[in-house]
RNA sequence: UCCGACAAAGGCACCCCGGCCGCGAGGCCGGUCCGCAAAGCCAGGAGUCUCCGCGCCCGUGGAGAUCGUCCGGCUGCCGAAG
Numbered sequence: 001u002c003c004g005a006c007a008a009a010g011g012c013a014c015c016c017c018g019g020c021c022g023c024g025a026g027g028c029c030g031g032u033c034c035g036c037a038a039a040g041c042c043a044g045g046a047g048u049c050u051c052c053g054c055g056c057c058c059g060u061g062g063a064g065a066u067c068g069u070c071c072g073g074c075u076g077c078c079g080a081a082g
Stems, first nucleotide, its partner, number of pairs: 002082001003079002011036002016031006034068001040074003044071003047066008
C1' cells in the first nucleotide's frame, strides 16, 4: 500500500413519526435504527426526480433536488489474517 476481522474505540442514520422551511423534488431539527469502512466533502459525467417555458405527446431549453444510484476528484479513523 492492497485489504477489511463474530476485533476495539468512536462515527453516520434508511423507513416511519413529530416540528419547521420550500410551489415541488427535497432540506433542517428531534425521536427511531434499515443499513454503511468513506453512508465524510465536492453536483464534474451518467442516471432518477421536481418546477417553469417552448413544442405538441415525444422531445427540447432553463432553473433546481439527490453524493444512502453509479462513475470521477479531494480528505480521513482503527487494525488481525493474508
Predicted 3D model of an 82-nucleotide RNA (c-di-GMP-I-GGC riboswitch aptamer) from a Gemmatimonadota bacterium. The model forms 91% of the base pairs in the Rfam consensus. The sequence was found by an Rfam model in a public genome assembly. The organism belongs to Gemmatimonadota, within Bacteria. Rfam family: c-di-GMP-I-GGC riboswitch aptamer. Gene Ontology term of the family: cyclic-di-GMP binding. Model confidence (mean pLDDT): 84 of 100.